[in-house]
Predicted 3D model of a 73-nucleotide RNA (transfer RNA) from a Selenomonadaceae bacterium.
Its Rfam family is "tRNA". Rfam links the family to the GO term triplet codon-amino acid adaptor activity. By type it is a transfer RNA.
Lineage of the source: Bacteria > Bacillati > Negativicutes > Selenomonadales > Selenomonadaceae.
Its mean pLDDT, the model's own confidence on a scale to 100, is 80.
């Protein structure tokens, strides 16, 4: 240097030809318990890696550009 994956919640990962951003898990409040743990039952958490662009609408499709992996030289 050249090719390709791959970046979404605090972690791990979803979101199938563009149509309202979700899951376990941890956190945090309630209940239960002499207290824990454990289970139930609620809350809260998100500029989707970053900028531009198509579109009425973009995690999704174009481009640029960063970081991370793997292959080639």
């Nucleotide at each position: 240097g050249c090719u390709a994956g791959c970046g979404u919640a605090g972690c791990u990962c979803a979101a199938u030809c563009g149509g309202u951003a979700g899951a376990g898990c941890a956190a945090c409040u309630g209940a239960c318990u002499u207290g824990u743990a454990a289970u139930c039952a609620g809350u809260a958490g998100g500029u989707u890696g970053g900028g531009g662009g198509u579109u009425c609408a973009a995690u999704u499709c174009c481009u640029c550009u960063c970081g991370c992996u793997a292959g080639c030289u």